Bacterial RNase P class A from a Bacteroidales bacterium, 353 nucleotides, folded computationally. It matches the Rfam family "Bacterial RNase P class A". Rfam classes the family as a ribozyme. The gene name in the source record is rnpB. The model forms 94% of the base pairs in the Rfam consensus. The source organism's lineage runs through Bacteria, Pseudomonadati, Bacteroidota, Bacteroidia and Bacteroidales.
[in-house]
RNA sequence: ACAGUGAGCCGGUCUGUCGCUUUCAGUCUGAAAGAGGAAAGUCCGGGCAACACAGGGCACCAUGCUUCCUAACGGGAAGUUGUCCGCGAGGACAAAGACCAUGUAACAGAAAACAACCGCCCGUGCAAACGGGUAAGGGUGAAAAGGCGGGGUAAGAGCCCACCGCUCCGAUGGCGACACCGGGGGUCCGUACAUCUCAUGGGUUGCAAGACCAUGUACACCGGCGUAUGUAGGGCUGCCCGCCCGAUGCCGGGGGGUAGGUCGCUCGAGCCGGCAGGUGACUGACGGCCUAGAUAAAUGGCAGACACCUCCGCAAGGGGGUACAGAACCCGGCUUACAGGCUCACUGUUUUU
Numbered sequence: 001a002c003a004g005u006g007a008g009c010c011g012g013u014c015u016g017u018c019g020c021u022u023u024c025a026g027u028c029u030g031a032a033a034g035a036g037g038a039a040a041g042u043c044c045g046g047g048c049a050a051c052a053c054a055g056g057g058c059a060c061c062a063u064g065c066u067u068c069c070u071a072a073c074g075g076g077a078a079g080u081u082g083u084c085c086g087c088g089a090g091g092a093c094a095a096a097g098a099c100c101a102u103g104u105a106a107c108a109g110a111a112a113a114c115a116a117c118c119g120c121c122c123g124u125g126c127a128a129a130c131g132g133g134u135a136a137g138g139g140u141g142a143a144a145a146g147g148c149g150g151g152g153u154a155a156g157a158g159c160c161c162a163c164c165g166c167u168c169c170g171a172u173g174g175c176g177a178c179a180c181c182g183g184g185g186g187u188c189c190g191u192a193c194a195u196c197u198c199a200u201g202g203g204u205u206g207c208a209a210g211a212c213c214a215u216g217u218a219c220a221c222c223g224g225c226g227u228a229u230g231u232a233g234g235g236c237u238g239c240c241c242g243c244c245c246g247a248u249g250c251c252g253g254g255g256g257g258u259a260g261g262u263c264g265c266u267c268g269a270g271c272c273g274g275c276a277g278g279u280g281a282c283u284g285a286c287g288g289c290c291u292a293g294a295u296a297a298a299u300g301g302c303a304g305a306c307a308c309c310u311c312c313g314c315a316a317g318g319g320g321g322u323a324c325a326g327a328a329c330c331c332g333g334c335u336u337a338c339a340g341g342c343u344c345a346c347u348g349u350u351u352u353u
Stems, first nucleotide, its partner, number of pairs: 001349010012306007020034006036324001040335002043333005048206004055241004060202005065079005080095006096197002101195002103191002117138002119134006146164002149161003165187001166185005172179002210263004219254001221253005233245004270289004275284003307322006
């Protein structure tokens, strides 16, 4: 210098003028504030509200290596093991149980765990062929009774041995998943996104939740039930127990009227700063700050200057451009989109000193 890897941040600023929304004052005005890092997707977790004073069981659903963080999570941090990609820094995917039980690997193949098509060996036989042994070689297949080397054998086979894989035990290190060393065992494979088993968690519906006020019309309509060990009926709820409402009532059907206003609605698991602790996510105490609440939808227009990118030009200077994208109850995550710029650490190649 070039090319990369990992992490973080910014993504517009200032001045003037006019305009819009909210709040506070006040008198024809003034002051303050006013759309994001994703506001997006609606994929998760909650706060909050109602059922409702709120439980138990089943069904159903979700997660699944270890430890930590968090209000919680299917999230985050740091790690472990396995497979793959990269020269490398690094990156991607996966992770409970097959020794509870039941299933299951189509087709091909002899056979998918009770094995024999070709082959090899032995015996009988002139030969064809028959009988016995074998699973090392070949074939079929995604996968063929763990791999490789040697011994042994009639030929072979963990039959035996060394090494490796697998499994069990122990020492050491680690909070742990595990690592490493030593030893025992000749040691039946996969599949649970097949049924299943185990552990943890989950009530339902959702701000169009819900609460209140006003207006107005037409209910003297139809059906069911009926005077109480809280019944009939309805609700929580997919089911049961249990609980709640319940007779001047309740449930269902038909018809009529209204669609207005206020609250919920923004002070929060809040933000910023340095200090301390921690590998880190993050935590603690201290100090400071208040930063939209609209309701068919405000947060903008114009002018100038600056910042960044690009083109022309020796330069001065001039021209052009500036991404993804707009709150609607709120918060924590994940995923997706993004012109351009900045910072830190590390890797590879080349050149010079």